[in-house]
Source information: The prediction has a mean pLDDT of 80. This is a predicted structure of a 108-nucleotide RNA (Guanidine-I riboswitch aptamer) from Hyphomicrobium sp. MC1.
RNA sequence: GCAUAACGCCUCUAGGGUUCCGGCUUUCCCAAGCGUCAGGUCCGAGAGAGGCUCUCCCGCCUCGCGAGCAGCGCGGCGGAGCCACGGCGGGAUAAAAGCCCGGGAGAC
Numbered sequence: 001g002c003a004u005a006a007c008g009c010c011u012c013u014a015g016g017g018u019u020c021c022g023g024c025u026u027u028c029c030c031a032a033g034c035g036u037c038a039g040g041u042c043c044g045a046g047a048g049a050g051g052c053u054c055u056c057c058c059g060c061c062u063c064g065c066g067a068g069c070a071g072c073g074c075g076g077c078g079g080a081g082c083c084a085c086g087g088c089g090g091g092a093u094a095a096a097a098g099c100c101c102g103g104g105a106g107a108c
Stems, first nucleotide, its partner, number of pairs: 006053001008052005015043002020040002022037001023034004054081004059077003063073003083103001085106001089101003
């Protein structure tokens, strides 16, 4: 320097803020303010959890196509799918975040 990997989806959690609900304060009412309001809705992890898929193999087996012990396809079963320290700054949303930029920059 190049090549090779699924760096998949759902649910949840760590975490997050304040559009809505609720709560608190002010007010005759309308309404306004407060997230330094434990909550509900909401957002939410590559390096968190569970589940489902997906990929691979001189894999094995049934069935179908096929002249065929070639090859291809559907289905079932078995095995494998490693490792992972990480800013500043910017972006979206109402707003923020372990979300996205990003398995980035960088470090080892």
RNAcentral records the identical sequence in 2 taxa. The sequence is in RNAcentral, with records from ENA, Rfam and Ribocentre.